[in-house]
Molecule: c-di-AMP riboswitch aptamer (ydaO/yuaA leader)
Organism: Heliophilum fasciatum
């Protein structure tokens, strides 16, 4: 000097998953999900059905795996448009659930992050 790995500090990122009080167990607020009338809607009942979530659809294939495309989603301090980069999963309920006021009930995890942290346009707002 180069390459690789690890650690620390991390501006911050995905996600509802944050804040406050408490010795703790926990509680409250905030954020998010499910169930649940009338009215309306639905034609299903084993080819079961349904929920969280962006994660649904089409094509190719040996119709398994895999590959490609589109819908959709994410990219830091407000939204929108374009470009660029990436994701386009997984899990749960258990024969059962449309919407749904009152009401009932549940969650508040986990995983990443150092020459990197995306770039541009143009409106709004704030400051000087």
């Nucleotide at each position: 000097g180069c390459c690789a790995a690890a650690a620390u500090u991390a501006a911050g990122c995905c996600g509802a998953a944050g804040c406050u009080c408490g010795c703790a167990a926990g509680a409250g607020c905030g954020c998010g999900g499910g169930g649940g009338a009338a009215c309306c809607a639905c034609u299903u009942c084993u080819u079961g059905g349904g929920g969280u979530g962006u994660a649904g659809c089409c094509g190719u294939u040996u119709u398994u795996c895999a590959c490609g495309g589109c819908a959709g989603g994410u990219g830091c301090a407000u939204a929108c448009u374009c470009c660029c980069a990436c994701c386009g999963a997984a899990c749960c309920c258990g024969u059962c659930a449309g919407c749904u006021a009152a009401c009932c009930u549940c969650g508040u995890a986990g995983g990443c992050g150092a020459a990197a942290a995306g770039g541009a346009g143009g409106a709004a707002c704030c400051c000087u």